[in-house]
RNA sequence: GCUCGAGUAGUAUAGUGGUUAUUAUGUGUCCUUCACACGGACAAGGUCCGGAGUUCGAACCUCCGCCCGAGCA
Numbered sequence: 001g002c003u004c005g006a007g008u009a010g011u012a013u014a015g016u017g018g019u020u021a022u023u024a025u026g027u028g029u030c031c032u033u034c035a036c037a038c039g040g041a042c043a044a045g046g047u048c049c050g051g052a053g054u055u056c057g058a059a060c061c062u063c064c065g066c067c068c069g070a071g072c073a
Base pairs, nucleotide, nucleotide: 001072002071003070004069005068007066010025011024012023018056027043028042029041030040031039049065050064051063052062053061
């Protein structure tokens, strides 16, 4: 330099154009216990890597960039 793949709550993830973006874990409060753990209920936490374009409508499609990984040279 070229090709391919990934980027979404603190962490890990689902989500192939349409109502408030999913789940697990973690965190907080409460219940439970003499207490802790386990278990249960509820809640907070995301401008979906950045920008532009396409579209009535974009996390999703297209282009450019950033970053990570793999391969080729």

Background:
A computed fold for a 73-nucleotide RNA from Irineochytrium annulatum, annotated as transfer RNA. RNAcentral holds the sequence, with entries from ENA. Its Rfam family is "tRNA". By type it is a transfer RNA.